This is a predicted structure of a 73-nucleotide RNA (transfer RNA) from Parcubacteria group bacterium GW2011_GWC1_36_108.
The organism belongs to Bacteria candidate phyla, within Bacteria.
Rfam family: tRNA. By type it is a transfer RNA.
It was read from a public genome assembly.
Its mean pLDDT, the model's own confidence on a scale to 100, is 82.
C1' cells in the first nucleotide's frame, strides 16, 4: 500500500426483480398468580454508519468517507 466481507432497533440478526423497515431476546403496561418464575395480550422504540450520485421512488443500484474484521505484498 492493495483486495475483499460487514455496519439495518438497547443485544443478535432477517430484509433481491428497487414500491409502506421486520424477527427473537430485552424494555413498557395488562391478563393469568396467595405472590414470583413460566405463558398469552398490546406497546414504545429506527435520520437503514455518512456524503454524494442515478431515479417517479434507494436498506437495495453506483462513486467516495469512515470504522470493525480477514486476505496479499
Nucleotide at each position: 500500500g492493495c483486495c475483499g466481507u460487514u455496519g439495518u432497533a438497547g443485544c443478535u440478526c432477517a430484509g433481491u426483480u428497487g414500491g409502506u423497515a421486520g424477527a427473537g431476546c430485552a424494555c413498557g403496561c395488562c391478563c393469568u398468580u396467595g405472590g414470583u418464575a413460566g405463558g398469552g395480550g398490546c406497546g414504545a422504540g429506527g435520520u437503514c454508519a455518512c456524503c454524494g450520485g442515478u431515479u417517479c421512488g434507494a436498506c437495495u443500484c453506483c462513486g467516495g468517507u469512515c470504522a470493525a474484521c480477514g486476505g496479499c505484498u